[in-house]
Notes:
A computed fold for an 88-nucleotide RNA from a soil metagenome, annotated as Glycine riboswitch aptamer. RNAcentral holds the sequence, with entries from MGnify. The coordinates come from a structure-prediction model, not an experiment, and the mean pLDDT is 78.
RNA sequence: CUUCUGGAGAGCGGUGGAGCAGCGGCUUCACCCACCGAAGGGGAGCGGCGCGCCGGCGCCUGAAUCUCUCAGGUCACAAGGACAGAAG
Numbered sequence: 001c002u003u004c005u006g007g008a009g010a011g012c013g014g015u016g017g018a019g020c021a022g023c024g025g026c027u028u029c030a031c032c033c034a035c036c037g038a039a040g041g042g043g044a045g046c047g048g049c050g051c052g053c054c055g056g057c058g059c060c061u062g063a064a065u066c067u068c069u070c071a072g073g074u075c076a077c078a079a080g081g082a083c084a085g086a087a088g
Base pairs, nucleotide, nucleotide: 001088002087003086004085005084006083011033013032014031015030016029017028018027019026020025034074035073036072040070041068042067043066047060048059049058050057051056
């Protein structure tokens, strides 16, 4: 890296347009509000160097399932999915 398997969380929200249908339903798009963290992305810790009498300051490197919620996602299904196991 490839294949298979497992794999969570959060809306039965409101409004409007379009299409299909035909008695009030489905799909899709846009906006508003409320939410989720486990694609991705941002932040920071530890550590290192220098200065200083000390408190501390500056620079570098820079984790995470922590944190932010830009992106993405929020009935079910499907899709996606960090991570884990097996095989190659």